Predicted 3D model of a 124-nucleotide RNA (SAM riboswitch aptamer (S box leader)) from Virgibacillus indicus. The sequence was found by an Rfam model in a public genome assembly.

[in-house]
RNA sequence: UUCUUAUCCAGAGAGAGGGAGGGACUGACCCUAUGAACUCUCGGCAACCGGUCCUGAAAAGGAAGCUUUCCUUUUGAGACACGGUGCCAAUUUCAGAGGAAUGGAUGCAUUCCGAAGAUGGGAA
Numbered sequence: 001u002u003c004u005u006a007u008c009c010a011g012a013g014a015g016a017g018g019g020a021g022g023g024a025c026u027g028a029c030c031c032u033a034u035g036a037a038c039u040c041u042c043g044g045c046a047a048c049c050g051g052u053c054c055u056g057a058a059a060a061g062g063a064a065g066c067u068u069u070c071c072u073u074u075u076g077a078g079a080c081a082c083g084g085u086g087c088c089a090a091u092u093u094c095a096g097a098g099g100a101a102u103g104g105a106u107g108c109a110u111u112c113c114g115a116a117g118a119u120g121g122g123a124a
Stems, first nucleotide, its partner, number of pairs: 001124008013042005021031003025096004043088003048084003051080003055076001057075008092116001098113006
C1' cells in the first nucleotide's frame, strides 16, 4: 500500500513550546488570539489484539485403571488494565456515488442497505 473482517448516537484533561489554522474530501454548519495544527511531559477514557486470573460445559489426545479417575490442548462468559495500539468538541458534526420501504399533493421527512472515512485484527 492492497484485500478482508468487526465496531463507530457512550466515554476521557492539564501544563510547556508553537504560532493560524482545524473538523479526511465537496456543500453546509461549527471550533479557534479567552490561542488552531503540530511537538514534548504528566494524566485519563476504552477494552480491538496479546497476556494474567477465574470459570461452564463440550471435543480431541495421553496415562492409570476397569467402565471410572487424572493430566494436556482447543473453545465460551466474566474480571484485571501488565503489554501493543487507538482515542480525550459537536452521532463518523450533518448531508453527499446510489438503492429500497413508509408517510406526503409537491417540496420533503423517517427508517434500512450501501458508498466514503476512522480504528483494531487477519492475510498478501